Predicted 3D model of a 1541-nucleotide RNA (small-subunit ribosomal RNA) from a metagenome.
RNA sequence: AGAGUUUGAUCCUGGCUCAGAACGAACGCUGGCAGCGUGGAUUAGGCAUGCAAGUCGAACGGGAAGCCCUUUUUCCAAUUCUUCGGAAGAGUUAAUUGGGUGGAUAGUGGCGUAAGGGUGAGGAACACGUGGGCAACUUGCCCUCUAGUUUGGGAUAACCCGCCGAAAGGCGGGCUAAUACCGGAUGUGAUCAUCCCUGGCAUCAGGGAAUGAUUAAAGGUGGGGAUCUUUCGAGACCUGCCGCUAGAGGAGAGGCCCGCGUCCCAUCAGCUUGUUGGUGAGGUAACGGCUCACCAAGGCUUACGGGUAGCUGGUCUGAGAGGAUGGUCAGCCACACUGGGACUGAGACACUGCCCAGACUCCUACGGGAGGCUGCAGUCGAGGAUCAUUGUCAAUGCGCGAAAGCGUGAACAUGCGACGCUGCGUGGAGGAUGACGGCCUUUGGGUUGUAAACUCCUGUCAUUGGGGAACAAUGGCCCCGCAAUUAAUACCUGCGGGGUGUGAUGGUACCCAAAGAGGAAGCCACGGCUAACUCUGUGCCAGCAGCCGCGGUGAUACAGAGGUGGCGAGCGUUGUUCGGAUUUACUGGGCGUAAAGGGUGCGUAGGCGGUCUUGUAUGUCGGAUGUGAAAGCCCACGGCUCAACCGUGGAAUUGCAUCUGAAACUGCAGGACUAGAGUGUAGGAAGGGAGAGUGGAAUUCUUGGUGUAGCGGUGAAAUGCGUUGAUAUCAAGAGGAACACCGGUGGCGAAGGCGGCUCUCUGGAAUACUACUGACGCUGAGGCACGAAAGCUGGGGGAGCAAACAGGAUUAGAUACCCUGGUAGUCCCAGCCGUAAACGGUGUGCACUUGGUGUAGGGGGUAUAGACCCCCCCUGUGCCGGAGCUAACGCGUUAAGUGCACCGCCUGGGGAGUACGGCCGCAAGGCUAAAACUCAAAGAAAUUGACGGGGGCCCGCACAAGCGGAGGAGCAUGUGGCUUAAUUCGAUGCAACGCGAAGAACCUUACCAGGGCUUGACAUGUAACUGCACCUCCUGUGAAAGCAGGAUUCUUUCGAAGGUGUUACACAGGUGCUGCAUGGCUGUCGUCAGUUCGUGCCGUGAGGUGUUGGGUUAAGUCCCGCAACGAACGCAACCCCUGUGGUUAGUUGCCACUCCAGGUGAUAAGCCUGGAAGCACUCUAGCCAGACUGCCCGUACAAAGCGGGAGGAAGGUGGGGACGACGUCAAGUCAGUAUGGCCCUUACGUCCUGGGCUGCACACGUGCUACAAUGGCCGGUACAGAAGGAUGCAAUAUCGCGAGAUGGAGCAAAUCCCCAGAGCCGGCCUCAGUUCGGAUUGGAGUCUGAAACUCGACUCCAUGAAGUCGGAUUCGCUAGUAACGGCGUAUCAGCUACGGCGCCGUGAAUACGUUCCCGGGCCUUGUACACACCGCCUGUCACAUCAUGAAAGCCGUCUGCACCCGAAGUCGCUGGUCUAACCUUUCACGAGGACGAAGGCGCCGAAGGUGUGGGUGGUGAUUGGGAUGAAGUCAGAACAAGGUA
Repeated sequence: AGAGUUUGAUCCUGGCUCAGAACGAACGCUGGCAGCGUGGAUUAGGCAUGCAAGUCGAACGGGAAGCCCUUUUUCCAAUUCUUCGGAAGAGUUAAUUGGGUGGAUAGUGGCGUAAGGGUGAGGAACACGUGGGCAACUUGCCCUCUAGUUUGGGAUAACCCGCCGAAAGGCGGGCUAAUACCGGAUGUGAUCAUCCCUGGCAUCAGGGAAUGAUUAAAGGUGGGGAUCUUUCGAGACCUGCCGCUAGAGGAGAGGCCCGCGUCCCAUCAGCUUGUUGGUGAGGUAACGGCUCACCAAGGCUUACGGGUAGCUGGUCUGAGAGGAUGGUCAGCCACACUGGGACUGAGACACUGCCCAGACUCCUACGGGAGGCUGCAGUCGAGGAUCAUUGUCAAUGCGCGAAAGCGUGAACAUGCGACGCUGCGUGGAGGAUGACGGCCUUUGGGUUGUAAACUCCUGUCAUUGGGGAACAAUGGCCCCGCAAUUAAUACCUGCGGGGUGUGAUGGUACCCAAAGAGGAAGCCACGGCUAACUCUGUGCCAGCAGCCGCGGUGAUACAGAGGUGGCGAGCGUUGUUCGGAUUUACUGGGCGUAAAGGGUGCGUAGGCGGUCUUGUAUGUCGGAUGUGAAAGCCCACGGCUCAACCGUGGAAUUGCAUCUGAAACUGCAGGACUAGAGUGUAGGAAGGGAGAGUGGAAUUCUUGGUGUAGCGGUGAAAUGCGUUGAUAUCAAGAGGAACACCGGUGGCGAAGGCGGCUCUCUGGAAUACUACUGACGCUGAGGCACGAAAGCUGGGGGAGCAAACAGGAUUAGAUACCCUGGUAGUCCCAGCCGUAAACGGUGUGCACUUGGUGUAGGGGGUAUAGACCCCCCCUGUGCCGGAGCUAACGCGUUAAGUGCACCGCCUGGGGAGUACGGCCGCAAGGCUAAAACUCAAAGAAAUUGACGGGGGCCCGCACAAGCGGAGGAGCAUGUGGCUUAAUUCGAUGCAACGCGAAGAACCUUACCAGGGCUUGACAUGUAACUGCACCUCCUGUGAAAGCAGGAUUCUUUCGAAGGUGUUACACAGGUGCUGCAUGGCUGUCGUCAGUUCGUGCCGUGAGGUGUUGGGUUAAGUCCCGCAACGAACGCAACCCCUGUGGUUAGUUGCCACUCCAGGUGAUAAGCCUGGAAGCACUCUAGCCAGACUGCCCGUACAAAGCGGGAGGAAGGUGGGGACGACGUCAAGUCAGUAUGGCCCUUACGUCCUGGGCUGCACACGUGCUACAAUGGCCGGUACAGAAGGAUGCAAUAUCGCGAGAUGGAGCAAAUCCCCAGAGCCGGCCUCAGUUCGGAUUGGAGUCUGAAACUCGACUCCAUGAAGUCGGAUUCGCUAGUAACGGCGUAUCAGCUACGGCGCCGUGAAUACGUUCCCGGGCCUUGUACACACCGCCUGUCACAUCAUGAAAGCCGUCUGCACCCGAAGUCGCUGGUCUAACCUUUCACGAGGACGAAGGCGCCGAAGGUGUGGGUGGUGAUUGGGAUGAAGUCAGAACAAGGUA
C1' cells in the first nucleotide's frame, strides 16, 4: 500500500466481497510447563445452607458454667465404739444455703451500622464531564485555640412474680444503675435587638462598643506525699490521661446555583396554569413556586412528544481527523423484591433498620406469623456461554476500644477455565546404500529425506531426593537512657537503644544432586484474490463456497491419500467493532448524459458584502497564572534470570477559566466617498401583457340556379352519401374557430408562453448623455404569486378537428394501426387543479481568461448632396474553434475554464416515488415519504463485431430472360417410421437421405437364435514336458464347428540351437463406450477477397491508422491521394490437359508419291484388298515458339484502366483442371487406420450352422422408364473417343428365335480382342390408353456359383397395370454449355448399375437489366444483441415459497384526562381520655396547670377501581400489490425505421 467482481474487450461511475487489528467471547479439533492478568455480557428471574457489622466491663446494674470456702440433706463407706439391736463416722456420690473467684450470655448506654462490598433496572437529567459561584449553606469522628465541667431530681430495662399465645411475641404488677432522662445555677462565648467604623455590583459582609433578653455540661480511670475526714473499704486534696459542655478557626466531606459540552426521530411543530413573574407567609442546614394566599399574563422553541442509553478517565481502530465502545481498574450517579412513606441521626428517606400496600415463597394448632443473595461461595431456571458452598486476618485498610484485642466473604492468598498476554520446552551435533515403507512415474526414476536407523553429546521443563528464603515490622510486654508534665525521682506521654514474640499462602519461590532423549504437536489451508500440487474415488450426485464461482467421466475448487505452505500449545470457524470505504468527503466527493439543479419569479429570516478614515476590542493572535485526579498511552531509568507484569521520574493532557498585551483582518459604533446599485433626460426596436373593435381566405351548413350518376375512400376494399338529384359548379346567406404568404437557429417575455389589422391602458430591456442619491447590494430556508396540455364545477358557445363509442376493413385474433361517422373536449366568462422529456436534461449573481464568422437593436467615426459600402463600441442571439476542463461524448467570453457568495439536490439496483401518517384538493389526484424482503450487480461514455422488415456501392444461374427437369404414374434405390429373435452401426437444414457401400444368396457381417473353444482365430517372451515333426490318412458322433479315438512321424554323437505340440504364466483379443479427451483426413461458408504483422503515429484505454478516401479490377488487381512506411498468408502467376505453329523421333501408327501382288472390270482407265518402300500428311510424345493491353484510335488525371480496331490459331484470366488465407460450425469420422482414458476377459474374445441387414398400413429424397407422330416398329446404311484384357479379352466358324452353348486363331497389347447410338435412306402406323407405355403375373429357359426358397441377373412365349405432361412449390444450366444419344470402366464368381467415375457423337435458346427473392463483399448508421435476431425482452394467467400493506374485529403493553376509594406517614386542628420529673398549692396523701401520649378529624397521598381518549405491539376470515423460482399458457409492448419512430 491494495485486490476480486458488471463487459467480447475498454474507460468511468457505483455497490458487494476480501486481505489487517481488536474482544469479558462462544463452538470444533488438539493440548506439556510457568508467570501475570481475567471470568454470569442472558432472567434487575427465583433462591436451600453457611458466612458477609460489630465493638466498648476504663459508661451502668445484674451475672451462668467451672473452681475455692461454707450450710443443710442424701447414696455408699474405710475405721472406731457397741448393750450386737445398733451408733458415730474420715472420705465419697448427688443435691443445696451463703460468700469469693470467674467471666459466658442477655440487657441499659456510647460509637459504628449512611463506610466497605454488589449491580446498571431506571434516568436524555445540572445525571455526568469541565470551568466557576454560595455575601444563600451544613459538617460526627480528627487538629489548633479560648472558657468551663456546678447543683439537684424522678424513672426504666435487665431481674422477680403473674397472665395470654402453637409460634412470633405481648400484657400487668414489683425492685434497681448509669457518660440513659429531666430541672436549677453560672455565661468565656453564641444568637437576637440598638449604635459606630470598614469593605462590596446588590441583597449585604466583616469589625468594635455598651446595655438588655435567651442559651451548657457527665463522668470514667491511673498515680501520689504532706494535711483533714472515715463505716477502715476509702474519701477529701494534688496530679496525669480519656471523656463531657460552649465558642472560634482549620482540614477533609457534603448540599445548592450557573456557563459550556453530552444519542436518534420533524412521518413529534407547537408546548405550558404552579405554568412565568411579583407581594406576603410557611418550610429547609441553605437560595428558590419548594409550598400556600393574592395580583399580573406571562414563559419555552429543536420546545413538547416518542425511542434508546448509566456518565467519565479511558478502551479498540485509524496516518490523522474521525468512528465504535464504556468489561476489569479509578471518579461520579442511580438502585437494593415492586410502589409509597417518614423516623433516628452530623450524615439516610437507609442493601443485610422501621411502617404501609402489592406480588411471590415458607411456617402454622388456621387464630396468626416470617422472609428479601443486584454482599462471598453455592443452587434451580433461562442460555451458545462464564469458576470453589476453599484458607487466613500474616500483610494492607476499616469499625469499636485507653489498650491488649475483637470483628471484617473488604482484602490477601490458594483452587478451576489455553479466556487473554508473556516466557520456556517437546532435544543438539554428526550421519547416504540417499535403507524400508508410503506417494507419484514418461518405468529411467523422482519425492518424503539427514528425515529415520546408527554414533557422540546436553540436561531446560516435568520426576525423585536434599537444602531452603523475602513479604515481619510496627504495636504490646520487660530493661536502659533522654525529654516533657508535675509539688514529685511517682504515673502518663514522646524519642533512642536492647530483649521477647507473630506467616494463611507454604516446606511454596529459589538452590543443589540423581537418572534417562527418556514424559511433552497439533490445527488450518493449497482455483484466483492468497503462500502452497499431484494421484485416486465420485459424476450437476454427494458435496464445497468470504466474493467470483466449482461438480453433468481425465475436478490442482467435492471426499480420501501423498506432498507442500502457514501458524504453533495452539489452530480454525462464528459473532461484533474500527479499518480498507475519499462509500456522508471538516481534513476529503459530487449534480449536461452515470444517483443528483427546485417549473419560474418576487421576497422574509439567515448567510455573504465596495473605497477611505477614527474609535472599540466580539471573533483573532501572543504572554502569564490556576486547573486539566490517580491509573492508562509515550519516553528515560530501575525491580522480578528475560518478557508479560510492576516501581520511580518526566513528557503529554491539543480543553476550560482568570489576568495582561497587540489591533493587520472580521464584527460593532461614528464620519466621508462614488467605480456596485438606483433615479433622471433623449430618440429608437419588439408575435411582452390586458381590454375593445375590425378584416379577408378556407371548411361546414342553409336557400336558390345549372347539371346527371355516381361521389367518397384505400395498399385493395367496404361501411357512408346519392335519382326525395349527391359529387361538380354559380350566386346569396349563417356561424364558429384559426390567422397562409411576410416568417428568418429573426424578435419579446422570469418561466409557462406570445403571430391578421386598428385603438386604449400597461410592464420590461437595450443604446446615448452623466445631473442626482450615496452601498441603498447578492443570494434566499419558510412564505407569496405565476404556471403548457389534460382534467373538474357553474354558465355560454360549438364551424372544423376529435378521446369514448358505432360501423367497415386488416388479421389466427385486432377491444389497434387504415377508412366512414361521432360525443365529451378543443372556444368564451367565473372558479379549481399545480403537474410535464415544465429540457440548454446545464440554479442565481459578480469577476477574470487567445480568437474567427453570421445575425437583431442602438450609438459613434471617415466619407457623401444623401442613402449605402467600410471601420469601431455596447447589448442580445447563433455557428466554428484555442488554452483549460471532462470517464468519454463534448463544453469552450452565452463555459461544463478559473475563482467568490448563497440556495436546492445526490449516496448501489429492485421493492417505490409505493405503503402508513400528515397537509392540500369537489374529485381525479398532488406534496412530504419509509421498511421488510431480494440481487451482485444496475448504470454512463466510447470500442470491435454481429444484426436491422436502415442507407449507399458492388458481385454471384441470385432474380429476370430462356432451355430442360422434379413435385402426379410405375419401377429402382436411400432414409424415416412401423414391425421383428435380429431387421448391425454410422451420416440428419443448406453441408444426411443412388451417403460410408468401387457391388449383403454363404462369406462379407459388425446383428439374432442355437451348438462349441478358453494362452485362445492372430503376435512376442519365459519355464517345464514330449523328442512326439509339419503334413497325410482312417473310425465314431454331429447341421457344421468341434469332441473322442487310432495310424504314421524330427535334424543332431552329446551339449547347444532350431521347428512343432501340450501345460503354466506374462499376455492376446474386442466393429465395446467416449469424434464433447485426440492425431490424421474431410465437408461447409468459398476460389468469397479477404486475414494479419513489424516499426511509427493517434487515443487514459479497449482500439484506431495502415486495410479508409477518389478511380479501377474477376480480385486488398492496379493507380492516385493520405501519418503512415514496409512486410506476411491469401488473389494472380509458376504445374497439368486442351486450342496454333515449328522441330526431333517413325513402330505396333500413317499411306500422298513410287513399286509389286490379288480381285473387279475389258488383260484399259478407275476402284478395292494386301505387301514393299517411305515418314509427306494424320497420329503418337518430348522440346521450343506464341499473347505481353505489345501496336493504333478514343476516353480517363500526364495514372491505373476502359471502349473500339489491326494483326493473329487464340485478345485482354483463351477454355478446363489441380491448387482452398485467418478462421467458423465442440460440423463429420474411435466402424478405414492410429491413439489417451474407461469397460469385458470360460466373454462385450473366437469358431460354426441357420436366419437377418431385402421384413411393409405409410411418409420423404435421388433416379430410371414413360405418357408418344421432333414419335413407335421394320429393313438398309455411316461416323467416335476413352478405357479394359491372363482364374483374362476372345475373333473366324457351327448350333439355338434368344439369353447362350460348342470351339478356340490371336493377344501380357498404338500390333490381337471388345466396341457405338442418336443420325441418314426407305416403308408401315395416323392420335387411339393406341403398333404409345411397359409394370405385374403365369409358363419355359440360360449363366454364375457347394448352394439362387427366403434373396441373383438375363432370355423367350403369354399377360398388358398406372400413366394422356403433372397443385402449391421447387431444381439445374450462360457454349462445345444445356438438352438428347450411346460407349467404356472400377468393385465383382455372379448380380439388384436405372448408381458412381469417365468418354465421345448431335448440338441450342436467352441475359432488357439489378426493383425484388437468396447468398456474399466494402463503407456508413442505429442497437437494450456478444451463445451475437434461431438474439434480447415485457405483461396477464396458472403453480410453489417468502416478506409486507389494508381489514370486521380480538388480545397485550405504555400513557393522558375525569371521577371514586383511600393504607402508612408528615403537617395542621382537636371536645372528652391518659400523663413520673417542671410550676402552683398542700403538713402529707393529693389537687390544679404546663409539656407530652394515645385516640379522633382535615389536606396531601401509593396501590386499587370506573369511564373516556391517545401511542405502540401481536393476531385476524378475506383482500391488495411485491419479490423469488432449468425447461407451463396466452400475446408480442420495447431494443434496428423493432416492422404504427